[in-house]
RNA sequence: GACUUAUGGAGAAAGGUGGAGGGAUUAGGCCCUGUGAAACCUUGGCAACCGUCUCAUAAUUUAAUGUGAAGAAAGGUGCCAAUUCCUAUCCCUGCAAUAUGGGAAGAGAUGAGUU
Numbered sequence: 001g002a003c004u005u006a007u008g009g010a011g012a013a014a015g016g017u018g019g020a021g022g023g024a025u026u027a028g029g030c031c032c033u034g035u036g037a038a039a040c041c042u043u044g045g046c047a048a049c050c051g052u053c054u055c056a057u058a059a060u061u062u063a064a065u066g067u068g069a070a071g072a073a074a075g076g077u078g079c080c081a082a083u084u085c086c087u088a089u090c091c092c093u094g095c096a097a098u099a100u101g102g103g104a105a106g107a108g109a110u111g112a113g114u115u
Base pairs, nucleotide, nucleotide: 001115002114003113004112005111006110007109013043014042015041016040017039021032022031023030026088027087028086029085044080045079046078049076050075052072053071054070055068056067057066058065084107089104090103091102092101
């Protein structure tokens, strides 16, 4: 990099270096930012995907094992403005157009597995 799969209306920031951008990409919108952007470092935190442990539960003599709107948080990742910031394609949707709302897809993000 590719494929499969789960999840995204919740949650969680201070300091140092840095010095103008940032919110993935394209377009539009709307925001953040010299009261200091990106990036890097330190410390702290959130969360519970993987792993671990506890508890409950199924069959079982037990154990291994499975399951879970339960609990813990010393490990592996991830994350710490705004719904994945919003819209873009399709459907609900009508003769047509526009606006609003809802749903699905696509894209992207993260985890786990495979290659």
Molecule: SAM riboswitch aptamer (S box leader)
Organism: Ignavibacteria bacterium